Overview
The RNA shown here (transfer RNA) has 73 nucleotides and comes from a Thermoplasmatota archaeon. The organism belongs to Thermoplasmatota, within Archaea. The coordinates come from a structure-prediction model, not an experiment, and the mean pLDDT is 81. It matches the Rfam family "tRNA". Rfam links the family to the GO term triplet codon-amino acid adaptor activity. The same sequence occurs in records of 2 taxa.
Parts: sequence; structure tokens; C1' cells
RNA sequence: GCCCCGUUAGUCUAGCGGCCUAGGAUCUCAGUCUGUCGAGCUGGGGGCCGGGGUUCGAAUCCCCGACGGGGCG
Repeated sequence: GCCCCGUUAGUCUAGCGGCCUAGGAUCUCAGUCUGUCGAGCUGGGGGCCGGGGUUCGAAUCCCCGACGGGGCG
């Protein structure tokens, strides 16, 4: 330098262009429960790597960039 793959809450992860202003687990906060703690239960909080484009509509498709991984030279 070229090619391929990946990037979704603090962490792990689901997500065939519309049913998703994004689901689950964990975390955290409040309540409930308990003699106390914990566990359980109920509710709340927190996310699509950045920027453009296509489309009536994008986490999803395309382009550029960033970061990570792999391969070739």
C1' cells in the first nucleotide's frame, strides 16, 4: 500500500427497509418482600462508531472516514 470481516447501553448480546422513538441479560436506582442481608418480584435509568447519500421510510442498503481483527505484498 491492497483485500476481507467487524463496531448496537458500563459489560455481553438479538435485530430479514415499515409491526422497533430499538428487544433480552447484566449493571444501577426506587419500591415490595425479609427480624437483617441476600435472593425473588414490580417499576425506572442507560445504546445503534462519525459524516454524507439512496428511499415515502435506514441500526439494516451504498460511499468516505475512525477504531479493532485477519490475509497479501